A computed fold for a 72-nucleotide RNA from a Mycobacteriales bacterium, annotated as transfer RNA. The RNAcentral record of the sequence draws on ENA. Lineage of the source: Bacteria > Bacillati > Actinomycetota > Actinomycetes > Mycobacteriales. Its Rfam family is "tRNA". Rfam classes the family as a transfer RNA. Its family is annotated with triplet codon-amino acid adaptor activity in the Gene Ontology.
[in-house]
RNA sequence: ACGGGUGUCGUCCAGCGGCGAGGACGCCGGUCUCCAACACCGGUGACGAGGGUUCGAGUCCUUCCACCCGUG
Numbered sequence: 001a002c003g004g005g006u007g008u009c010g011u012c013c014a015g016c017g018g019c020g021a022g023g024a025c026g027c028c029g030g031u032c033u034c035c036a037a038c039a040c041c042g043g044u045g046a047c048g049a050g051g052g053u054u055c056g057a058g059u060c061c062u063u064c065c066a067c068c069c070g071u072g
Stems, first nucleotide, its partner, number of pairs: 001071007010025004018055001026044006048064005
């Protein structure tokens, strides 16, 4: 330099162009317990950045940025 892939809560993952963006773990409350742990209930918080397409974009196109794999 070129080609390919990935980017979503703190972490790991879901998400046929039409959800209120979901789950697990974590964290914070509560119930329980003599106190913890376990269990149960509730809460918490996210779409890498900018453009474009569309009535509508996490999803499609594009340019960057970051990371991974490969070619030279």